A computed fold for a 74-nucleotide RNA from Desulforamulus hydrothermalis Lam5 = DSM 18033, annotated as transfer RNA.
Its mean pLDDT, the model's own confidence on a scale to 100, is 83.
It matches the Rfam family "tRNA". Rfam's curators write: Transfer RNA (tRNA) molecules are approximately 80 nucleotides in length.
The RNAcentral record of the sequence draws on Rfam.

This record gives sequence, C1' cells and structure tokens, in this order.
RNA sequence: CGGGGUGUGGCGCAGCUUGGUAGCGCACCUGCCUUGGGAGCAGGGGGUCGCACGUUCAAAUCGUGUCACCCCGA
Repeated sequence: CGGGGUGUGGCGCAGCUUGGUAGCGCACCUGCCUUGGGAGCAGGGGGUCGCACGUUCAAAUCGUGUCACCCCGA
C1' cells in the first nucleotide's frame, strides 16, 4: 500500500440476506420467598447500532468516505 472480516445496553451475541416500534442471555435495581445469603418467582431501568455524509416517507439494515481491532497478500 491492496483485499477481506468484525464494531449493536456493563459483558457476550442475534437482528442486516428481504429497510418498517432495537431484541436475547448474563449482569444490575425493586419486591416476594429465606433467620441471613444463594437459588427460585414476579416486575423494572439502561443502547437511537464505531463516526460522518448521502439515498428514502422511513436506515442497525442500502451507497460513499473514514476510525479502531483482527486476518491475508505485497
């Protein structure tokens, strides 16, 4: 320098193919239960999707650029 992959709550991931209310598990908070803790049960809060721009009525999803990390090549 070129090519490819990944980036989504605190952590690990799904959703992208086929644009239409952002989800799951764990964690966290409250309550129940317990002598207490844990487990279990019920409820709840938290992210506008790496960043910017564009297309569209509407973008995590499509296009362009760019940043970080990983892999391959030179």